[in-house]
This is a predicted structure of a 72-nucleotide RNA (transfer RNA) from uncultured Alsobacter sp.
RNA sequence: GGGCGAUUGGCACAGUGGAAGCGCGUUCCCUUCACACGGGAAAGGUCGCAGGUUCGAACCCUGCAUCGCCCA
Numbered sequence: 001g002g003g004c005g006a007u008u009g010g011c012a013c014a015g016u017g018g019a020a021g022c023g024c025g026u027u028c029c030c031u032u033c034a035c036a037c038g039g040g041a042a043a044g045g046u047c048g049c050a051g052g053u054u055c056g057a058a059c060c061c062u063g064c065a066u067c068g069c070c071c072a
Base pairs, nucleotide, nucleotide: 001071002070003069004068005067006066007065010024011023013021018055026042027041028040029039030038048064049063050062051061052060
């Protein structure tokens, strides 16, 4: 230098054009003498960044950034 893949709450991941979700974790409540388990509720996201396409973009296109693999 070239090719491919990944980037979505604190962590691991789903979501392939129409209201951003699940599990774990966190906080609160119930339960207990207390803790754990169990039950219920809540908070937490500029979907890596910037443009473009579209009535509408996490999703399609372009560039950039970071990480990984391969080629030279």
Rfam family: tRNA. Model confidence (mean pLDDT): 82 of 100.